Annotation:
Predicted 3D model of a 1507-nucleotide RNA (small-subunit ribosomal RNA) from an uncultured prokaryote. RNAcentral holds the sequence, with entries from ENA. The prediction has a mean pLDDT of 85.

C1' cells in the first nucleotide's frame, strides 16, 4: 500500500466482498510446563445454608457460661468436692463510638447527573491549633426479681437499682440574637501515681500530680451541601410549551441562597442557535481502531452519581431519608395451635432459573487498610493468598550432531523412475522442563519484656521521644531458587491448498451428495464436493461465529460531488441568517505572544531500574493538544466615529420591441341557413365500407348568420423572471439597453421559512359553441383489434369570475461578481470618419456559429464556460420495494406536498469501442429476381426416409449443409440385428511347457458348428548340439468387442464460398478498449490496378504458375493413316510402298489491352476497330484465406477414458435388414401425331476384356444353348450406336397411346432363386387425357433430347452413380421487389449476438408489509373519588417524674396519647393521547421450475419514443 466482482472488451461512476488490528467472548478439534492478568455482557429473576459490623469492664449496674490460680469458707473420704464476683475475664442489659466507611449493582436519569473552569449565602463527628472552663444538685430507667397473656414473635403489670444515660441551678466569651436599651447561653467523668503540707493514720481522705475524657469558642484541615459559564445521543412523520408558571413585595422554612413554601401584585418566561414530547443511555479518566482528523466503546483499575424486593415516609445522628435500621402500602416466599407472626445475597461463597456463555458453600488476618479500645487485643468474604478455566498476554520445552543401501511402507508414474526423504533406522551426544531425592531465601516492620539517654513532674511512678539487648509473630509454604540421580526418556496439533491468497496430484461421486467470504464450483476425465498422498501457514494452540474500527476519499473539517452516471427548487420578490468597496481615528470581542493557576492518580510515550528474559512492576520525565485569570501587540475580521466614489440607485434625452391589461375595428377561410343554375353521383381509402344524395347532394353563383384563429411579413429576429407572447388601431402600464451631465454616498450580493406568478389537462358557477375532438357509435383491418385507418360525435377547446400548482416546467447547466487567444454573422443604441451611402471603422448591450489554452470518464464545454477564483442558497450518497405506505399540511374533488421501513438483488446506471442485427440509408454482385426453356407437386412403378409393425425389421445421416446419402450393387456370405444350438487362452497376436511332420482319407450322429470313428504319411536345413514352418493339447499373462462417449480427440469431409476478404511489423492518434494502414475519388471478376492520404511496408487469400481442350510448326510412324505410284479382290490399306493428310504422343509456337481510334485526370481502365484458329481471366478442371456451425464421422482407420470377460467375445443354422393403413424426398415411364408401329438405311466418342471378352457358323419366336477362331489388345472381342433419314400405316380414340398388375411357360447365374434375383415368350391391359397451393434446374456447344460405356459384381433389384459422344435452342429491358453476399454509414436496452432481448395481467407456492369490525397489553395527559404510615398546624378530650410558683394530694410551663386540617403513596372511576401484539377479510409488493394470454419497449421495434 491494495485486491475481486457489472462488459465481448474499455474508461469512469457505484455498491457488495476480502486481506489488518482488537475482544470480559462463545463453539469445534487438539492440549506439556510456568509467570502475570481476567472471569454472569443474559433475568435490577427467585433464593436453601454459612459467613460479610462490631467493639469498649480504663462509662455503668452486674455475673448466665467458661478458665485457672490465689485468698477465704464449708464438707469431710487429707486430697478431692462444694460455696464465695475478690481477680484475670464476660452472656444478656444501660451507656459511648462505629453500623452514612468499606463491599455490590447500573434500575432510573438527556439532568448542573457527569466533565471542565469559576462563585458565595453554609455545615463539618473523629484530627490539629489557640483561648476559657470542667462548680453544685435532682428525679428516673433497663437489667435482675415477682406476677400475668400468647403456639410463637413478643407484650403487659408490680417492686428495686447504676452511670461518661437524663434534667435543672450557677458561671462564661472576641459565642448567638438585638428594637442597641438589653436578652439568651455549657460541661462528665474515668484510669495511674505520691504522701511535702491538713485530717485520721497499717494505710487512706482532702490535697498534689500525670494521663485519657467532657464543655464553650477561634482558626485550620478533611468531608459535604448550594449556585453559575461552557461541553454532553437520536427523531420535526414531536412546533408550539408553561399558572408556582416568570418576576416583585412580605412572611414562613432550611446548615445555607432561592417559588423551596405561602399570601398579595404584575403578566411574564422558554422556543427554529430546536422549547415541549418520544425513544435510547449511568457520566468521566480511559479502552480499541486509525497516518491523523475522526469513529466505536465506557468490563477489570480509578473519580463522581444513582439504587438496595416495588412504592411512599420520616426518625436518630456531625453526616442517611440509611444494602445486612424503623414505619406503612403492595407483590412474593416461609412458620402457625388460624388468633397472628417472620423475610429481603445488585456483600463473599453457593442453589435454581435464563442463556452460546462466565469459577470454590477454600485459607488467613502474616502483610496493607478500616472500626472500637489506654493497650493487649477483638472484628474485618475489605484485603492478602490458594483452588477452577489455554479466557488473554508473555516465556520455555517436545531434543542435538552425524547418517544413502537414497531401506521398507505409502502415493504418483510416460514403468525408466519420481516423491515422502537425512526424514526414519543405526551411531555419537545433551538433560532445559516434568519426575524422584536433598537443601532453601525476600515478604517481618512492629507490639511485648529488660535496660541506657532525653522530655514531663516534687518524683528515681506513669507517660512520651530515641538507642541497645532479648522473646516472639508467615495464610501463602510439600512455594521462588540451588544441588544431585536416571534416561531421548513423559510432551503436536489445527486450518488451508480455483482466483483474491502462500500451497497439486490420484481415487470416489456425476447439477446427486455437497461446498461457498465475494466471484462461483458439481450434469463421467472436478487442483473448488468426499477420501488419500504431498504441500503451505500458524503453533499449545488452530479454525469458525459474533462484535468494533480500518481499508471506505462509501457523509469527503482534513478530503467528494450535481449537462448525460444519484444530484440545480418551474420562476421572481424578499424576512432571518451568511458574506461584503476605498481612506482614517478609536476600541480590543475574535486573533497573536508572554506569565500564573488548574488539567487527580493510574493508563499511553521516553529514560533508567527490579523479577535469569519477557509479560509484569517501580522511579523520574514528558505529555494531557483543554479551561480560567492577567499583561502586551493592533496587521486582519468585528464594533464605533468621520470622510470618499470605482459597487448600487435616482434624475434627464432620443430610440427598439409578438412585454402586460382593457376596449374598438378588419379581411381570408371553414361550417350552417336561404335562394338561383344544374344532374347523378359525392365522399373516403393501400383497397373498401359505414356516411351524404332523385324529398335534388357534390359542383357553381348570390345573400345571411355565427364562432374561433390571425396566411404573407417571419428570420439560429425581437420582448419577458419563468410559464409564455404573433391581424390592425386606441387608452393605461412594467422592464431592459444606449448617451449625457448632475445627485445620494455602500444604500450591496445571496437568501432557510414566508409570499407572488406559474403550459396543458382537470374542477365550480354563468355564458358561448364555427372548426377540431377524449369518451361513445358505426365501417374496415385482424387469429383477435376494446388500437393504428375511415364516417360521425359529446365533454373540452373560447369568454368572465374562482380553484388546481403539476410537466422531458430542459440549456436536463441556481444566482451575483471578477479574470482568461481569436474569427465570422445578426438585433438595439451611440460615437468618429469620409467618397454622405442600402457606407466604413470603433464602443456598449443582447443573440448565434466556429475555434485556442484550460477542463472533462468520454461525449463535449470553451468571454453566453462545463476554464480560473470569491460569496450565498438548493440538492445527492447502490438497484428494486417507492416518490409508495402511515401520519401531517393544502384542495370541492382529482390529487399535490412532506416522506419511511420490512424484504430482496450483486449489481443497476454513464460515455465511448469493435461486432452482430434492423419491416434504417447509399453503392455493388450472384440463374437472386425479371425474360425464357424444361421439369417437380396429380398417375403407375423404382428407390431412400419417417411412421407403424415385428423375435429382429442392425447402425448412422436431420433446414439450407439428412432423405437413388455411408451402400461402386443385403438370396447364403456380406451382417453389425433376431431365434434356438454351441465354445471359453478363445476365429486372430506374443511368450512358456510338452505332443505330433504337415497333410490325405472312410463312415456314423447332427440343421450345421461340432462330436465320434478310420486310413495313409514320417518331410526341410544342420557346424549333428539343434533350428525353421505347421498341427492338436495344457497353465496363465492376455486376446477380443460394428459396446458408450464425434460434447475428450487425431485424420478426413460438408457449408458459408471460388465470396474477396483475413491479418501482421514499425510508426502515428487515443487515459483505454481500439483506430489508422484496409477509409476516400475512379476502376476491376477480384483488397484487381491507379490517384490521393500519418502512414510506410509485409504475409495468407485473388490472379498467374499445373492438367484437358481449341490453331499451327517440328520430331517419330505401329497395331493407326493412304494423297500420289504399283499389285490384287465381288468388296475391304488386303499387299508392295509412302510419311503428304487424319491420327497417335513428345517438344515447341501463339494472346500481352501488344497495335489503331475514342473516352478518362496526361493514370488505372473502359468502348470500338484491325489482324488472328482464338481477344480482353478464350472454354473447362484441379486448387477453398482467417474463421463459423461443440456441423458430420469412435460403424473406414487411429485413439484417451469408461464398460463386458463361460460374454456386450467366438462359431454355426434358419430368419431379418425386402414387412405396409399411411406421409415426404429423389427418379423412371407416360398421358401421345414434333407421336406410335413396320420395313430399309447413315454417322460417334470414351471405355472394358485371360477365373475374361467371346467372332464366324448351327439350334431356338426369344432369353439362351451348342461351337470354337482370335485377343494379355490403336491388331481380336464386347459392338447392332440411338435420335436422324426414306417409304408405309395409324387419325384423336383411354386409342395400333400407356404399360402397371396378374396367369401360364421358360432361360441363366449360383450349394441354394419359397420368404427374396434378373431376363425371355404367350396372355392380361390398371391408373393416367399435361397435373391445386407451392416449388426446382439452366445464360451456349449450355438447357432440352438421343443413345453408348464403365466401376461394384457369380447373378441382380442400375430407372441409381460416374463418364462418353450425337442432335442442338430460347431469353436477359433491367436491378423496383424475393433470397444470399460484399463495402461505407446510421440506430441499438442485442453479445448464446433478432431463432436476440423483454413488458403486463392471470394461475400456483412461499415471504415480509399496508388497511381492517375489533380484541388484549404497556405508558401517559386531564377531571374526580379515596387517603395508610409520617411530618407540620390546630386542639374543647385523656394522661403526665425532673422545672416554677405557692393557696402544695394544687396550679402553671411543657410533654405524651387521642382528635382534626393540609400535603401525600397504593388503589378506584370517567375520558383522551401514544405505542406494541393480535384479527375474519382485503390491497398492492418481492421471490420462485421450461405454466397461460398476448407482444408494449429496444432497429423507423414494424402507429418514433418519452414526460
Nucleotide at each position: 500500500a491494495g485486491a475481486g466482482u457489472u462488459u465481448g472488451a474499455u474508461c469512469a461512476u457505484g455498491g457488495c466482498u476480502c486481506a489488518g488490528a482488537u475482544u470480559g467472548a462463545a463453539c469445534g478439534c487438539u492440549g506439556g510446563c510456568g509467570g502475570u492478568a481476567u472471569g454472569c455482557u443474559u433475568a435490577a429473576c427467585a433464593c436453601a445454608u454459612g459467613c460479610a459490623a462490631g467493639u469498649c469492664g480504663a462509662a455503668c449496674g452486674g455475673u448466665a457460661a467458661a478458665a485457672c490460680a490465689u485468698g477465704g469458707g464449708a464438707g469431710c473420704u487429707u486430697g478431692c468436692u462444694c460455696c464465695u464476683g475478690a481477680u484475670g475475664a464476660c452472656g444478656a442489659g444501660u451507656g459511648g463510638c462505629g453500623g452514612a466507611c468499606g463491599g455490590g449493582u447500573g434500575c432510573g436519569u438527556a439532568a448542573c447527573g457527569c466533565g471542565u473552569g469559576g462563585g458565595a449565602a453554609u455545615c463539618u463527628a473523629c484530627c490539629u491549633u489557640g483561648u476559657a472552663g470542667u462548680g453544685g444538685g435532682g428525679g428516673a430507667u433497663a437489667g435482675c426479681c415477682c406476677g400475668g397473656a400468647g403456639a410463637a414473635a413478643u407484650c403487659c403489670g408490680g417492686a428495686u437499682u447504676a452511670a461518661u444515660a437524663c434534667c435543672g441551678c450557677a458561671u462564661a466569651a472576641u459565642c448567638u440574637c438585638u428594637a442597641c436599651g438589653g436578652a439568651g447561653g455549657a460541661a462528665a467523668a474515668g484510669g495511674g501515681g505520691c504522701c511535702u503540707c491538713u485530717c485520721c493514720u497499717u494505710g487512706g481522705a482532702a490535697g498534689c500530680u500525670c494521663u485519657u475524657g467532657c464543655u464553650a469558642u477561634u482558626a485550620g484541615a478533611u468531608g459535604a451541601g448550594c449556585c453559575c459559564g461552557c461541553g454532553u445521543u437520536a427523531g420535526a412523520u414531536u412546533a408550539g410549551c408553561u399558572a408556582g408558571u416568570u418576576g416583585g413585595u412580605g412572611a414562613g422554612g432550611u446548615a445555607a441562597u432561592g417559588g423551596c413554601u405561602c399570601a398579595c401584585c404584575a403578566a411574564g418566561g422558554c422556543a427554529a442557535c430546536g422549547a415541549u414530547c418520544u425513544a435510547u443511555a449511568g457520566c468521566u479518566g480511559g479502552u480499541u481502531u486509525g497516518a491523523g482528523a475522526g469513529g466505536a466503546u465506557g468490563a477489570u483499575c480509578a473519580g463522581c452519581c444513582a439504587c438496595a424486593c416495588u412504592g411512599g415516609g420520616a426518625c436518630u445522628g456531625a453526616g442517611a431519608c440509611a444494602c445486612g435500621g424503623c414505619c406503612c402500602a403492595g407483590a412474593c416466599u416461609c412458620c402457625u395451635a388460624c388468633g397472628g407472626g417472620a423475610g429481603g445475597c445488585a456483600g463473599c461463597a453457593g442453589u435454581g432459573g435464563g442463556g452460546a456463555a462466565u469459577a470454590u458453600u477454600g485459607g488467613a488476618c502474616a502483610a496493607u487498610g478500616g472500626g472500637c479500645g489506654c493497650a493487649a487485643g477483638c472484628c474485618u468474604g475489605a484485603u492478602c493468598c490458594a483452588g477452577c478455566a489455554a479466557u488473554a498476554c508473555c516465556g520455555c520445552g517436545u531434543g542435538u550432531g552425524u547418517g544413502a543401501a537414497g531401506a521398507a511402507g505409502g502415493c504418483c508414474u510416460g514403468a525408466g523412475g519420481g516423491u515422502u526423504g537425512u526424514a526414519a533406522a543405526g551411531c555419537a551426544c545433551u538433560u532445559u522442563c516434568a519426575a524422584u531425592a536433598g537443601g532453601g531465601a525476600c515478604g517481618a516492620a512492629a507490639u511485648g519484656u529488660u535496660u541506657g539517654a532525653g522530655g514531663u513532674u516534687a518524683a528515681u511512678a506513669a507517660c512520651c521521644u530515641u538507642g541497645a539487648a532479648u522473646c516472639u509473630u508467615g495464610a501463602c509454604u510439600u512455594a521462588a531458587c540451588c544441588u544431585a540421580u536416571a534416561g531421548a526418556a513423559g510432551a503436536a496439533g489445527c486450518a488451508c491448498c480455483g482466483g483474491c491468497u502462500a500451497a497439486c496430484u490420484c481415487c470416489g461421486u456425476g447439477c446427486c451428495a455437497g461446498c461457498a467470504g465475494c466471484c462461483g464450483c458439481g450434469g463421467u476425465a472436478a487442483u473448488a464436493c468426499g477420501g488419500a498422498g504431498g504441500g503451505u501457514g500458524c503453533a499449545a494452540g488452530c479454525g469458525u461465529u459474533a462484535a468494533u474500527c480500518g481499508g471506505a476519499a462509501u457523509u469527503a473539517c482534513u478530503g467528494g460531488g450535481c449537462g448525460u452516471a444519484a444530484a440545480g427548487c418551474g420562476c421572481u420578490c424578499g424576512u432571518a441568517g451568511g458574506c461584503g468597496g476605498c481612506u482614517u481615528a478609536a476600541u480590543a470581542a475574535g486573533u497573536u505572544g508572554g506569565a500564573a493557576g488548574u488539567g487527580a492518580a493510574a493508563u499511553c510515550c521516553u529514560a533508567u531500574g527490579g523479577c535469569u528474559c519477557a509479560a509484569c512492576c517501580a522511579u523520574a520525565g514528558a505529555a494531557c493538544u483543554g479551561c480560567u485569570u492577567u499583561c502586551a501587540a493592533a496587521a486582519c475580521u468585528g464594533u464605533u466615529g468621520a470622510c470618499c466614489u470605482a459597487g448600487a440607485a435616482u434624475a434627464u434625452g432620443g430610440g427598439a420591441g409578438a412585454g402586460g391589461u382593457a376596449g374598438a375595428u378588419g379581411g381570408a377561410a371553414u361550417u350552417u341557413c336561404u335562394g338561383g343554375u344544374g344532374u347523378a353521383g359525392g365522399g373516403g381509402u393501400a383497397a373498401a365500407a359505414u356516411c351524404c344524395g332523385u324529398a335534388g347532394a357534390g359542383a357553381u353563383c348570390a345573400g345571411a348568420a355565427g364562432g374561433a384563429a390571425u396566411a404573407c411579413c417571419g428570420a439560429u429576429u425581437g420582448c419577458g423572471a419563468a410559464g409564455g407572447c404573433g391581424a390592425u388601431c386606441u387608452a393605461c402600464u412594467g422592464g431592459a439597453a444606449c448617451a449625457u451631465u448632475a445627485u445620494u454616498g455602500a444604500c450591496g450580493c445571496u437568501g432557510a421559512g414566508a409570499u407572488u406568478c406559474g403550459a396543458a389537462a382537470g374542477c365550480g358557477u354563468g355564458g358561448g359553441g364555427a372548426g377540431c375532438a377524449a369518451a361513445c357509435a358505426g365501417g374496415a383491418u385482424u387469429a383477435g383489434a376494446u388500437a393504428c385507418c375511415c364516417u360521425g360525435g359529446u365533454a373540452g377547446u373560447c369568454c368572465a369570475c374562482g380553484c388546481c400548482c403539476u410537466a422531458a416546467a430542459c440549456g436536463a447547466u441556481g444566482c451575483a461578481c471578477a479574470c482568461u487567444a481569436g474569427u465570422u454573422g445578426u438585433u438595439g443604441c451611440u460615437a468618429u470618419g469620409c467618397u454622405c451611402g442600402a457606407c466604413a471603422u470603433a464602443g456598449c448591450a443582447g443573440u448565434a456559429a466556429u475555434g485556442c489554452a484550460g477542463u472533462u470518464a468520454a461525449c463535449a464545454c470553451a468571454u453566453u464556460a462545463a476554464g480560473u477564483g470569491u460569496g450565498c442558497c438548493g440538492c445527492c450518497u447502490g438497484g428494486g420495494g417507492a416518490g409508495u405506505a402511515c401520519g401531517g399540511u393544502c384542495g370541492c374533488a382529482a390529487g399535490a406536498u412532506u416522506a419511511a421501513a420490512a424484504c430482496u438483488c450483486a449489481a443497476a446506471g454513464g460515455a465511448a469501442u469493435a461486432g452482430a442485427c434492423g419491416g434504417g440509408g447509399a453503392c455493388c454482385c450472384g440463374c437472386a429476381c425479371a425474360a425464357g426453356c424444361g421439369g417437380u407437386g396429380g398417375a403407375g412403378c423404382a428407390u431412400g426416409u419417417g411412421g407403424u409393425u415385428u423375435a429382429a425389421u442392425u447402425c448412422g445421416a436431420a433446414a439450407a449443409u439428412a432423405c437413388g446419402c455411408g451402400a461402386a450393387g443385403a438370396a447364403c456370405c456380406u451382417u453389425a440385428c433376431c431365434u434356438a444350438c454351441u465354445c471359453u487362452u478363445g476365429a486372430c497376436a506374443u511368450c512358456c511347457c510338452g505332443u505330433g511332420a504337415a497333410c490325405u482319407u472312410u463312415c456314423c450322429a447332427g440343421a450345421a458348428a461340432u462330436g465320434a470313428c478310420u486310413u495313409a504319411g514320417u518331410g526341410c536345413c544342420u557346424u549333428c548340439g539343434g533350428g525353421a514352418a505347421c498341427u492338436g493339447a495344457g497353465a496363465g499373462a492376455c486376446a477380443g468387442g460394428u459396446g458408450c462417449u464425434g460434447c475428450a480427440c487425431g485424420g478426413c469431409u460438408g457449408u458459408c464460398g471460388u465470396c474477396a476478404g483475413c491479418u501482421c511489423g514499425u510508426g502515428u492518434c487515443g487515459u483505454g478498449a481500439g483506430a489508422u494502414g484496409u477509409u476516400g475519388g475512379g476502376u476491376u471478376a477480384a483488397g484487381u490496378c491507379c490517384c490521393g492520404c500519418a502512414a510506410c511496408g509485409a504475409g495468407c487469400g485473388c490472379a498467374a504458375c499445373c492438367c484437358c481442350u481449341a490453331u499451327c510448326u517440328u520430331u517419330a510412324g505401329u497395331u493407326g493413316c493412304c494423297a500420289g505410284c504399283a499389285c490384287g479382290u465381288a468388296a475391304u490399306g488386303g499387299u508392295g510402298g509412302g510419311a503428304a493428310c487424319u491420327c497417335u504422343a513428345g517438344a515447341g509456337a501463339g494472346a500481352c489491352u501488344g497495335c489503331c481510334g475514342g473516352u478518362g485526370a496526361u493514370a488505372a481502365g473502359c468502348c470500338g476497330g484491325a489482324g488472328g484458329a482464338a481477344g480482353g481471366u478464350g472454354g473447362g478442371g484441379a486448387c477453398g484465406a482467417c474463421g463459423u456451425c461443440a456441423a458430420g464421422u469412435c460403424a473406414u482407420c487411429a485413439u484417451g477414458g469408461c464398460c463386458c470377460u463361460u460374454a456386450c467375445g467366438g462359431g454355426a443354422u434358419g430368419g431379418g435388414c425386402u414387412a405396409c393403413a399411411c406421409a415426404c424426398g429423389u427418379g423412371c415411364u407416360a398421358c401421345a401425331a414434333u407421336g406410335g408401329u413396320g420395313c430399309a438405311u447413315a454417322c460417334a466418342g470414351a471405355g472394358g476384356g485371360u477365373u475374361g471378352c467371346c467372332a464366324a457358323c448351327c439350334a431356338g419366336c426369344g432369353a439362351u444353348g451348342g461351337g470354337g477362331a482370335g485377343c494379355u489388345a490403336a491388331u481380336c472381342c464386347c459392338a447392332g450406336a440411338a435420335a436422324g433419314u426414306g417409304c408405309a400405316u395409324c387419325u384423336u380414340a383411354g386409342u395400333c397411346c400407356g404399360g402397371a398388375u396378374u396367369g401360364g411357360a421358360g432361360u441363366c447365374u449360383g450349394c441354394a432363386a419359397c420368404u427374396c434375383g434378373a431376363c425371355u415368350c404367350c396372355a392380361u391391359g390398371a391408373a393416367g387425357u399435361u397435373g391445386g397451393a407451392a416449388u426446382c434446374g439452366c445464360u451456349a456447344g449450355u438447357a432440352a433430347u438421343c443413345g453408348c460405356g464403365a466401376a461394384u459384381c457369380a447373378g441382380c433389384a442400375a430407372c441409381g452413380u460416374c463418364g462418353c459422344g450425337g442432335u442442338g435452342a430460347a431469353u436477359a429491358c433491367g436491378u423496383u421487389c424475393c433470397c444470399g453476399g460484399g463495402c461505407c454509414u446510421u440506430g441499438u436496452a442485442c453479445a448464446c449476438a433478432c431463432c436476440g432481448c423483454c413488458c403486463g395481467u392471470c394461475a400456483c407456492a412461499c415471504c415480509a408489509u399496508g388497511g381492517g369490525a375489533g380484541u388484549g397489553g404497556g405508558u401517559u395527559g386531564c377531571a374526580c373519588c379515596a387517603g395508610a404510615a409520617g411530618u407540620a398546624g390546630c386542639u374543647a378530650g385523656a394522661c403526665u417524674a425532673a422545672c416554677u410558683g405557692u393557696u402544695u394530694a394544687c396550679a402553671g410551663a411543657g410533654g405524651u396519647c387521642g382528635g382534626u386540617u393540609a400535603c401525600c403513596a397504593c388503589g378506584g372511576u370517567g375520558u383522551g393521547g401514544u405505542u406494541c401484539a393480535u384479527g375474519a377479510c382485503u390491497g398492492g409488493g418481492g421471490u420462485g421450475a421450461a405454466g397461460u394470454c398476448g407482444u408494449a419497449a429496444c432497429a423507423a421495434g414494424g402507429u418514433a419514443g418519452c414526460c